This is a predicted structure of a 351-nucleotide part of an RNA (large-subunit ribosomal RNA, domain IV) from Candidatus Cybelea sp. Taxonomically the source falls in Candidatus Cybelea (Bacteria, Bacillati, Vulcanimicrobiia, Vulcanimicrobiales). The full RNA is in RNAcentral, with records from ENA.

Context: one part of a larger RNA
This record gives sequence, structure tokens and C1' cells, in this order.
RNA sequence: UCCCUGUUAAGGAACUCGGCAAAUUAACCCCGUAACUUAGGGAGAAGGGGUGCCUUCUUUGGUCUAGUGUUUACCACGAAAGCUGAGGAAGGCGGCACAAAAUAGGUCCAAGCGACUGUUUAACAAAAACACAGGUCUCUGCGAACGCGAAAGCGGACGUAUAGGGGCUGACUCCUGCCCGGUGCUGGAAGGUUAAAGGGAGUCGUCAGCGCAAGCGAAGCGGCGAACUGAAGCCCCAGUAAACGGCGGCGGUAACUAUAACCGUCCUAAGGUAGCGAAAUUCCUUGUCGGGUAAGUUCCGACCUGCACGAAUGGAGUAACGACUUGGGCACUGUCUCAAUGGGGAACCCG
Repeated sequence: UCCCUGUUAAGGAACUCGGCAAAUUAACCCCGUAACUUAGGGAGAAGGGGUGCCUUCUUUGGUCUAGUGUUUACCACGAAAGCUGAGGAAGGCGGCACAAAAUAGGUCCAAGCGACUGUUUAACAAAAACACAGGUCUCUGCGAACGCGAAAGCGGACGUAUAGGGGCUGACUCCUGCCCGGUGCUGGAAGGUUAAAGGGAGUCGUCAGCGCAAGCGAAGCGGCGAACUGAAGCCCCAGUAAACGGCGGCGGUAACUAUAACCGUCCUAAGGUAGCGAAAUUCCUUGUCGGGUAAGUUCCGACCUGCACGAAUGGAGUAACGACUUGGGCACUGUCUCAAUGGGGAACCCG
């Protein structure tokens, strides 16, 4: 010097990113317990008091038998004494201390997120992530949809729409606005476009034959092949947003000023409703005001100028719950002021 483990004057978070770590609390009985609430909770809320031993008195239970009763039974009740269990009261005794050792909640207030119990990155993440009951959309009529497989076949399911598959949301309460122009999906079938195939107009090659030659050229065979017929799809017409998604700009205006209920204009499929808002979202920003502190980039309550919230990629609340995150109080402490000392073990020295 390091590791493990005790104790500590005065102060008591001044430490630190942060009370990390440690300390406090702790059992049982009694008293007493707020806001809020889904009336269950919150609650062991919080906050107090008691606890050993001896003596006496007292309440009550068990066991047991004298006895009593009758339905005479392995019956019921049951005095006293003894033994024994659970309490209550009074008086006294000793100690620093009586749950005498050990084991055994610190607590409160406010906010965020997630309703909750659960699940997860075996070995750096346990969470506000996943799941979840509940909600909703969609597919599926049964040889179901869907999945595995080359198929047979199997799962779904020895189930049958109060069932099964898929997507999103995520208890509960109050709610969930506008846009179908784009993309997707569903429905439609008049028209346009459109494949193979059908169809063969026409044209070319070849060859009898004709011709002096150039060349023409039937049938057959062969090559190419127009019109026309021809489905779904696409175009098209509708519907659909708890489908993917989207939800404006400029100018002016009120008898102080300021602001603009109001007006005009351009664009759009439609221009963000309720609620919330410097927020797990706010750049400017430590916004401004209020609270808390002697002092507060954090925190809480407001404001709204929302760079760039917003309604099942759900919006806003919410009791209970949380080894979650944030701010504050009380208690408590070697976290600190600031270090000291004890025990054990290393390092180090000698052997």
C1' cells in the first nucleotide's frame, strides 16, 4: 500500500452523474391511520405504546371422577382436588438495555411510461421492449381458409362462424374528427387494349407444261402470312381509411395600442376536429410567469410562438401494480468535512 470485516468525537448528503455503498427500519400484541379510488383497495399507510422475572388475585379451555340425567350406551352433563393450555389485573425485583443473541419492511410527497401477474437479449441491456385479457378489421361454408410436403398425406380438428387463420391496437373511463385524388383491396361489366389458338386473303420457293429466248407457270408439296374470332389482366366505373397513407398559403380588417371573431384571394382529395402541448416530441431555449432552494440548464404548475403533438403506427385521463425513469422531504448514516483505530489475509523484509 491492497483485500475482507468491525467501531468512531462534532456535523449529517456538505459526497456524487445519482444517497452508489453503508446505515436506519424489522417479530408479536394493542391503539391509530390521509388524499385518492375501479369501493376491492390505498393499509403493515403514516404515527404511537407494550414485551423480562417473582408473588397474589382472577377469567376461561382440556384431562379425570364423586355425582346427576335419560333414549341403558364405546351415552350426555359434570362439583372438588391434581396435572396442563390460553388470557386479564394489581403489587414487587434486577439490569445500560427485557422481540436483551441470531433470523425478520426505512418511509412519505409529486411526475413520466407501461394498466396489472407474467416474458426477454444462456455469458455487458429486465426495460417505457415482448406478451396480456379487452377492442376492431379482414379471410374462411368444411376435402374451410391457412401451413408443411415432389406427391400421397398430415396439421388446422376427430374442431364447424359463440369456430379457425391473419393484421393492427392493448385493462378500465371519456372518445376516436375530415380526405377515396395516389397506392392497395373489394365489386362491376358497356367500351378500348391484349396471349396461345382458330382463321386463311395474299405472297414466295419448287415442279409438269408452254416458249427460240427472256420468261410465264396448273395441281401437289413447302415457307411466310393480312382481315376476322379470341380470356383474365390493364385502361375504365364505383366502394373502402380500427386499409397504406394525407390532413395549406398570402393579404387586409375593431373608436389608444395590440390582437383579429370578420373579409378577400390562390391552391388542394381534404386542409388537423376533440383533447393535449417547451412534452420520452421545443431547434431558437437555461422560452416566459409561478412554486420549491440562501442560491434550481433538472423538477412541479401554468402560458401557447406545436422548428417538427393529435385521435386503434390510437388521443386524453386513470385507482392498483413496478429490482423501471425523474424531482423533493423525513429518518439514518465514514458518501463526505477528514480522517482515526481494532481484527483477519496479502504485498514487503529476515530466516